[in-house]
RNA sequence: AUCUUAUCCAGAGAAGCCGAGGGACUGGCCCAUUGACGCUUCAGCAACCUCUGACUAUGUCAGAAAGGUGCUAAUUCCAGCAAGAAAUUCUUUCUUGGAGAUAAGAG
Numbered sequence: 001a002u003c004u005u006a007u008c009c010a011g012a013g014a015a016g017c018c019g020a021g022g023g024a025c026u027g028g029c030c031c032a033u034u035g036a037c038g039c040u041u042c043a044g045c046a047a048c049c050u051c052u053g054a055c056u057a058u059g060u061c062a063g064a065a066a067g068g069u070g071c072u073a074a075u076u077c078c079a080g081c082a083a084g085a086a087a088u089u090c091u092u093u094c095u096u097g098g099a100g101a102u103a104a105g106a107g
Base pairs, nucleotide, nucleotide: 002106003105004104005103006102007101008100013042014041015040016039017038021031022030023029025080026079027078028077043072044071045070048068049067050064051063052062053061054060055059076099081097082096083095084094085093086092087091
């Protein structure tokens, strides 16, 4: 690389450095020289791994946040590709999957 499982409408930003693109891809729409993106430091959010306790115990629930990750514009920013359902007709909405991201494991 790839595979499995879970989650993705909540939450949480300042300073310094840098200097033109960035938001995965395509379209839209946004962000950005009033300095984005990225990097560093500090802070924070959350609770996947982790820790503690209870219980109907290979799990569930409650709590914690020292450590390993992650995250801190916009629902994964919105749509796309497939199937289905509903309304309405030449479109719209919804559900599931797919795609993507993150974690834990496999390899």